The part of an RNA shown here (large-subunit ribosomal RNA, domain II) has 689 nucleotides and comes from a Verrucomicrobiota bacterium.
Context: one part of a larger RNA
RNA sequence: GCCAGCGAGUUGCGUUAUACGGCAAGGUUAAGGGAUUUACAUUCCGGAGCCGAAGCGAAAGCGAGUGUGAAUAGCGCGAAUUUAGUCGUAUGACGCAGACACGAAGCCGGGUGAUCUAUCCAUGGCCAGGUUGAAACUAAGGUAACACUUAGUGGAGGACCGAACUAGUGACUGUUGAAAUAGUCUUGGAUGAGCUGUGGAUAGGGGUGAAAGGUCAAUCAAACCCGGGGAUAUCUUGUUCUCUUCGAAAUAACUUUUGGGUUAGCCUCAACUUAUUGAACUGUUGGGGGUAGAGCACUGAUUUUCUGAGGGGGCUUACCGGCCUACCAAAGAAUGUCAAACUCCGAAUACCAACAGGAGAGUUGGGAGAUAGACAGUGGGGGAUAAGCUUCAUUGUCGAAAGGGGAACAGCCCAGAUCAUCGAUUAAGGCCCCAAAUUCUAUGCUAAGUGAGUAAGGAAGUGAAGUUUCAAAGACAGUUGGGAUGUUGGCUUAGAGGCAGCCAUCAUUUAAAGAGUGCGUAACAGCUCACCAAUCAAGAAACUUUGCGCCGAUAAUUUUCGGGGCUAAGCAUAGAGCCGAAAUCAUGGGUUUACUACGUGAAAGUAGUAAGCGGUAGGAGAGCGUAGUAUGUGCGUCGAAGCUAUACCGUAAGGAGUGGUGGAGCGCAUACUAGUGAGUAUGCAUGGC
Numbered sequence: 001g002c003c004a005g006c007g008a009g010u011u012g013c014g015u016u017a018u019a020c021g022g023c024a025a026g027g028u029u030a031a032g033g034g035a036u037u038u039a040c041a042u043u044c045c046g047g048a049g050c051c052g053a054a055g056c057g058a059a060a061g062c063g064a065g066u067g068u069g070a071a072u073a074g075c076g077c078g079a080a081u082u083u084a085g086u087c088g089u090a091u092g093a094c095g096c097a098g099a100c101a102c103g104a105a106g107c108c109g110g111g112u113g114a115u116c117u118a119u120c121c122a123u124g125g126c127c128a129g130g131u132u133g134a135a136a137c138u139a140a141g142g143u144a145a146c147a148c149u150u151a152g153u154g155g156a157g158g159a160c161c162g163a164a165c166u167a168g169u170g171a172c173u174g175u176u177g178a179a180a181u182a183g184u185c186u187u188g189g190a191u192g193a194g195c196u197g198u199g200g201a202u203a204g205g206g207g208u209g210a211a212a213g214g215u216c217a218a219u220c221a222a223a224c225c226c227g228g229g230g231a232u233a234u235c236u237u238g239u240u241c242u243c244u245u246c247g248a249a250a251u252a253a254c255u256u257u258u259g260g261g262u263u264a265g266c267c268u269c270a271a272c273u274u275a276u277u278g279a280a281c282u283g284u285u286g287g288g289g290g291u292a293g294a295g296c297a298c299u300g301a302u303u304u305u306c307u308g309a310g311g312g313g314g315c316u317u318a319c320c321g322g323c324c325u326a327c328c329a330a331a332g333a334a335u336g337u338c339a340a341a342c343u344c345c346g347a348a349u350a351c352c353a354a355c356a357g358g359a360g361a362g363u364u365g366g367g368a369g370a371u372a373g374a375c376a377g378u379g380g381g382g383g384a385u386a387a388g389c390u391u392c393a394u395u396g397u398c399g400a401a402a403g404g405g406g407a408a409c410a411g412c413c414c415a416g417a418u419c420a421u422c423g424a425u426u427a428a429g430g431c432c433c434c435a436a437a438u439u440c441u442a443u444g445c446u447a448a449g450u451g452a453g454u455a456a457g458g459a460a461g462u463g464a465a466g467u468u469u470c471a472a473a474g475a476c477a478g479u480u481g482g483g484a485u486g487u488u489g490g491c492u493u494a495g496a497g498g499c500a501g502c503c504a505u506c507a508u509u510u511a512a513a514g515a516g517u518g519c520g521u522a523a524c525a526g527c528u529c530a531c532c533a534a535u536c537a538a539g540a541a542a543c544u545u546u547g548c549g550c551c552g553a554u555a556a557u558u559u560u561c562g563g564g565g566c567u568a569a570g571c572a573u574a575g576a577g578c579c580g581a582a583a584u585c586a587u588g589g590g591u592u593u594a595c596u597a598c599g600u601g602a603a604a605g606u607a608g609u610a611a612g613c614g615g616u617a618g619g620a621g622a623g624c625g626u627a628g629u630a631u632g633u634g635c636g637u638c639g640a641a642g643c644u645a646u647a648c649c650g651u652a653a654g655g656a657g658u659g660g661u662g663g664a665g666c667g668c669a670u671a672c673u674a675g676u677g678a679g680u681a682u683g684c685a686u687g688g689c
Stems, first nucleotide, its partner, number of pairs: 001689004005684002011097013026051003032045005055062002065077004100238002103235001107228006118202009127192001129161003132157001136153006165189003170185004204220001206216003241623006251264005266369001267367008281357007293345001294343002299339003304334003310328002312325005373398010403414003418589004423585003429579003432564003438576001440575006451566001457551002461548010478535005484508003489503003514529001518527002590613009624677001626674010642661005648655002
């Protein structure tokens, strides 16, 4: 790990609701006792007690009233109109108990431990070998005597090197080890605060500790064993057969509350009330509003201009004052704007009411679950008009929803699966192939594989619509020729001659020619343009709006049309067909609820009609199976149970038949009782493999 077995809402007492039964203004016995009985138990006594028939008040108390109060008032709680309770059984739920099961870390009590280890006490034991050479002493020298010097002797030391012994530094190995701490190499101490044998002492909020929270028997920020004890667990996990029917919530308030609760809202079941009724929804009519929008009349913000009180600056002035000002600027006028906390205005929706249609609705009671929501559209706040962000409002889907589409894809689009059908029609979306259905019709566009990812910005891409100007008196482009004179305009300048700069920008000759468009020169020169003529020959130029394209366009292994591939099989407009779902229809079956008919004592049942039958948490209903008991009725050595094989029956849980095996018990019907259903609990010191 797998298989088998075991494994979780129980029991007692109480409360409450419902169903059924007994009795009923009453209902009922408890302990205990008698009788019968092997026992379990049955039956008869037993009225103590409890509930109900009366309430009000804190109470005394009074009483259909009572409390308050001075009150005969008012008000509160009652009575009356309509009196129903009580005992038992079953079921739902709750309370007290371990209370659905398993699960803590911990707390407290009483004991057991110092054969490990910490420290201490008593008594023993052990430390190869080598080195260094303190004090002291001796001799000699030396001194007045000491001191001192030299040579010896000597053998000190938490001295040195290094075995035993002891420790455990670094590395490697080992890591289901040889070993629950070791091995190898290496390393510290090795006469000392040394190591060690034996015996003894200290005990759990206590010991011991050269102190690391170390250690106290592989256990230590409070040992171990037993007990309180099934401690408690707002937490996690698990919680065992079937079908039918309805079907949520992820919100509000409060909460030492935010992953928990209580109440309300939302779900379900029952009873009652309402059909002289009128929920959702639809329509009509009537309402109030100050949102979207809009506006500037108020409050504020704000563009430009005019006028302009006042102020600043300058000049003038003995003072009074006066003049000027490309400064600032109130108020006013014109003009252009902005606002959640502005409004002279002002919708659509929504909301309220009445009426009409419309078939359910309300009240009370029993039982819940839920109170972590997600995304999408719309209107807002926060954020950066970021987030698969966050927080409100509103609608939808998911949650609890399968099916078709979206390549794949809870929350998007279509559509809500009672069952069956090798029937039909459609939705969204599609119709070249993968792959069901058009290589459909018509008119255009696109050339970019755009389609099949993006902006500011850029561009004689191309289609459509339009405006203005020129043009057979010849436009536009090209080619040829001209493009002059006063004059080198004046000023400036070293110079300034169309062309550094400033000013002016005239006139003349002309078909036309700027006091000059650009290049150029030191300045001239030179080239060129505007402008004119000729030639040519029919359209040309500029601009606006718009469709589809182009560039802009960068991500790390080789590529985002689903792929193939496509010039339509792309885009736009119009149209005709077809495909396409569990939608709808058709045919047949099942079932729920309501009604009708038959039927019945009442049901059940049969037939018909109508509306239904996705579903998590959850409510309600109906069943299957297991073990036992009672009553009845059966089977079995001519083979029970169990096991095994099997193509049968039932809507499901499930139930038969037959064969084999097995070798002695076992069904069915009705009722009752429950140690009653396993695949999951890192389930089980149960077994097997």
Model confidence (mean pLDDT): 83 of 100.